[in-house]
Context: one part of a larger RNA
RNA sequence: UGACGGGGACCCGCACAAGCGGUGGAGUAUGUGGUUUAAUUCGAUGCAACGCGAAGAACCUUACCUGGUCUUGACAUAUAUUUAAAAAGCUUAGAGAUAAGUAAUAGUUAUAGAUAUACAGGUGGUGCAUGGUUGUCGUCAGCUCGUGUCGUGAGAUGUUGGGUUAAGUCCCGCAACGAGCGCAACCCCUGUUGCUAGUUGCCAUCAUUAAGUUGGGCACUCUAGCGAGACUGCCGGUGACAAACCGGAGGAAGGUGGGGACGACGUCAAAUCCUCAUGCCCCUUAUGUCUUGGGCUACACACGUGCUACAAUGGCCGGCACAACGGGUAGCGAAGGGGUGACCCGGAGCCAAUCCCUUAAAACCGGUCUCAGUUCGGAUUGCAGGCUGCAAUUCGCCUGCAUGAAGCCGGAAUCGCUAGUAAUCGCGGAUCAGCACGCCGCGGUGAAUACGUUCCCGGGCCUUGUACA
Numbered sequence: 001u002g003a004c005g006g007g008g009a010c011c012c013g014c015a016c017a018a019g020c021g022g023u024g025g026a027g028u029a030u031g032u033g034g035u036u037u038a039a040u041u042c043g044a045u046g047c048a049a050c051g052c053g054a055a056g057a058a059c060c061u062u063a064c065c066u067g068g069u070c071u072u073g074a075c076a077u078a079u080a081u082u083u084a085a086a087a088a089g090c091u092u093a094g095a096g097a098u099a100a101g102u103a104a105u106a107g108u109u110a111u112a113g114a115u116a117u118a119c120a121g122g123u124g125g126u127g128c129a130u131g132g133u134u135g136u137c138g139u140c141a142g143c144u145c146g147u148g149u150c151g152u153g154a155g156a157u158g159u160u161g162g163g164u165u166a167a168g169u170c171c172c173g174c175a176a177c178g179a180g181c182g183c184a185a186c187c188c189c190u191g192u193u194g195c196u197a198g199u200u201g202c203c204a205u206c207a208u209u210a211a212g213u214u215g216g217g218c219a220c221u222c223u224a225g226c227g228a229g230a231c232u233g234c235c236g237g238u239g240a241c242a243a244a245c246c247g248g249a250g251g252a253a254g255g256u257g258g259g260g261a262c263g264a265c266g267u268c269a270a271a272u273c274c275u276c277a278u279g280c281c282c283c284u285u286a287u288g289u290c291u292u293g294g295g296c297u298a299c300a301c302a303c304g305u306g307c308u309a310c311a312a313u314g315g316c317c318g319g320c321a322c323a324a325c326g327g328g329u330a331g332c333g334a335a336g337g338g339g340u341g342a343c344c345c346g347g348a349g350c351c352a353a354u355c356c357c358u359u360a361a362a363a364c365c366g367g368u369c370u371c372a373g374u375u376c377g378g379a380u381u382g383c384a385g386g387c388u389g390c391a392a393u394u395c396g397c398c399u400g401c402a403u404g405a406a407g408c409c410g411g412a413a414u415c416g417c418u419a420g421u422a423a424u425c426g427c428g429g430a431u432c433a434g435c436a437c438g439c440c441g442c443g444g445u446g447a448a449u450a451c452g453u454u455c456c457c458g459g460g461c462c463u464u465g466u467a468c469a
Stems, first nucleotide, its partner, number of pairs: 001469002003466003007463002010460004015453002019417005026308008034299002042053002064294002067291002070288001073119001077118008089102005121283002124281003130277002132272003135268001137266001142181006148157003161172003187260004192228007201218003206215002231254001234248005310410001314369006326357003331350002336345003376407001381402007423445007
């Protein structure tokens, strides 16, 4: 100087408390451990691994296993020699990879084959050799430097102190005076409004229609560009005449308005050599390459994360209303028709403010059920179908009929959340032929509680002790 203390003082955070809803019990989806296996490819392992890499394993992917192949090679560059047409198509054999055979025309060494050589290739090892990227403490308020001064020196000072702040934020004081990286601001979305613009958007007035449908209009909504607006600016109080805090006015918004992007010096030899790049080591008729089938989907069990429930604030039936974000040409696919349905026929329109996906659902109104393992719950299983795809047996999703399991609110323990939040309801997208309870977004309905900082956890600053570095 740091680190540590079941030392002290101060402060903060859904850290506790106050509340609301969960997990832990059931069934199931998914990941992991374990076990099994020819193989169940590999990585990730307290917080910070476990719906993680994987934004999508039937083949492919695929790295694993089995069997069958190739050896200058599936891929790159180059040299030498040599052959000629070759590739594609077709036929035969084969599980396929491959192997053998084969017509015509144009055309000439571009190209292809063979041999030899340099070399290719490796998702092989090392993340404790590395780059790059990422997680974490933590959006915590810290981390440092120059000059000066003090100290023999390691170092200190500044950065401590008194206030204040979300903040090393600002003010005052001070052997310090300044500065840098962080904080904040500048950026994006959102909340109010003016101007510009008016189609594919909108419809107040006039006419018209089944319908903003058409004439007309651009007021309004909306769209998207440029502006305005919030600064403790104003008033009162408190304060040290400061910084600031408390209350108020005006205002769409008030003290960082709300949300995002943004992550200092560093820590964990943290993660990744299987994104990529790369040193060294290793393989080179194989640890490379092609291919069939299988496996990654196994199953006594254990754990994590979800979904669906256990019902009446509900289930079922009928009626009826209101979104936003997005996506669409190898695509979205309307009207109309068929089917109980998944879906099929059909093909208008749309490269989209025009057409389509696209009826949002909870809500509301009426009816029924009457507390029961039920008209709750839907697992499991049988049969019959639909769709995608070369192909759904291992191993896809969906529909109908039948079947109707556990489950009556969950031990110890444990998680999230402070407002348009939690809870609840549906919708869209990426990946994608097909496959979503996951993920990323979107809107609808919309709470309760916070006395407070004694305690648990994490962090900041000062101080104290130390046999630790």
The prediction has a mean pLDDT of 85. This is a predicted structure of a 469-nucleotide part of an RNA (small-subunit ribosomal RNA, 3' major domain) from an anaerobic digester metagenome. The full RNA is in RNAcentral, with records from SILVA.